Context: one part of a larger RNA
């Protein structure tokens, strides 16, 4: 000096990002007692308070020694600190084996989409499997995530589904027409026309999905305004006027796991608080199954507070084992 313990005046979280660590309590036994709130099951062992086999003897007392009865005496077999109030997640339960255990997956509940069976979906080149020895109370696929109160507007863009009348629109049918060749015909030659055939080009017409059109559809992807004016103090505007749009955020919440300005204004709680907790609402830049908002229960989940208790701290000290490290 370090690792691991132990003890500690006063004073008790003044330490720290945070009571991290330690400490205290009390231990799924007896007996009493037990609040808010609720989904009536719970909360709950809430909480808090009293007990610890019997006699005897000594000691102020802790206790201690004896003796009773039992296999055993905290017969409780060795074991929770606890309360109060926000946030998120219902719950139990998965996870990054070797730095995140969570508010993240997942769940029952809820919806929507496909599938009539040789199902839709998957897998394989195929034969074939699986779905299934199952049949729409079934199976695949999405998305939401208990429950309770609900889930507003907008199909203009995109996706999908339905429709066919016109427009485009392959390949393939079609084959006007137009090239090349040359038998032949002309021609004194040079050449010139050129039929059949073969080659080669090709318009017209013909003719599907698709898109172009028409409509549906949001618990499909997704989106949900601006500016000026107005009431008999200000001051705000129920109201009105204009521009713009598919359409202009509805109910609820709201400085939030979301608020940039900001430590926003009040209120509580502290001597003192950018945290907290209740409010406003001026939402930079919440919002309703990308769900909105509540919500008992539960959590190795966060966030403030409170009792107890403490060397975590004022502030350090002394002590045990082990080392390291020096002499031998």
């Nucleotide at each position: 000096a370090c690792u691991u313990c132990g003890u500690u005046a006063a004073g008790g979280a003044a330490c720290u990002c945070g009571g991290c660590a330690a400490a205290a309590a009390a231990g799924c036994g007896g007996c009493c007692g037990u609040a808010a709130u609720u989904u009536c099951g719970a909360g709950a062992u809430a909480a808090g308070g009293c007990c610890u086999u019997c006699c005897c003897g000594c000691g102020c007392a802790a206790g201690c020694g004896g003796g009773a009865c039992g296999c055993a005496g905290c017969u409780a077999a060795a074991g929770a600190u606890c309360c109060c109030a926000g946030g998120g997640g219902a719950c139990u339960g998965u996870u990054u084996a070797c730095c995140a255990a969570a508010a993240a997956c997942a769940c029952a509940g809820c919806u929507u989409c496909c599938u009539g069976c040789u199902a839709a979906c998957u897998c394989g080149c195929a034969a074939g499997a699986g779905g299934a020895u199952g049949u729409a109370u079934a199976g695949g696929a999405a998305g939401u995530g208990a429950u309770g109160c609900c889930u507003g507007g907008c199909c203009a863009g995109u996706g999908u589904c339905c429709g066919a009348a016109c427009g485009u629109u392959a390949a393939g049918a079609g084959g006007a027409g137009g090239g090349g060749u040359u038998a032949g015909u002309c021609g004194c030659a040079a050449g010139a026309c050129a039929a059949a055939g073969c080659c080669u080009u090709g318009a017209a017409u013909u003719u599907a999905a698709g898109c172009g059109c028409g409509g549906a559809u949001g618990a499909a992807c997704g989106c949900c305004g601006g500016c000026g004016a107005u009431a008999a103090c200000u001051a705000u505007a129920a109201u009105c006027g204009u521009c713009c749009u598919a359409a202009g955020g509805u109910a609820g919440c709201g400085a939030a796991a979301u608020u940039c300005c900001u430590u926003g204004u009040c209120g509580g709680g502290u001597a003192a608080a950018u945290u907290c907790c209740g409010a406003c609402c001026u939402g930079c830049a919440c919002g309703a199954a990308u769900g909105g908002c509540u919500u008992a229960a539960c959590c190795a989940c966060u966030u403030g507070g409170g009792a107890a208790c403490u060397g975590u701290c004022u502030c350090a000290a002394c002590g045990a084992a082990g080392u390291a490290c020096u002499c031998g």
The part of an RNA shown here (large-subunit ribosomal RNA, domain IV) has 328 nucleotides and comes from a Planctomycetota bacterium. Lineage of the source: Bacteria > Pseudomonadati > Planctomycetota. It matches the Rfam family "Bacterial large subunit ribosomal RNA". Rfam links the family to the GO terms ribosome and structural constituent of ribosome. The RNAcentral record of the full RNA draws on ENA.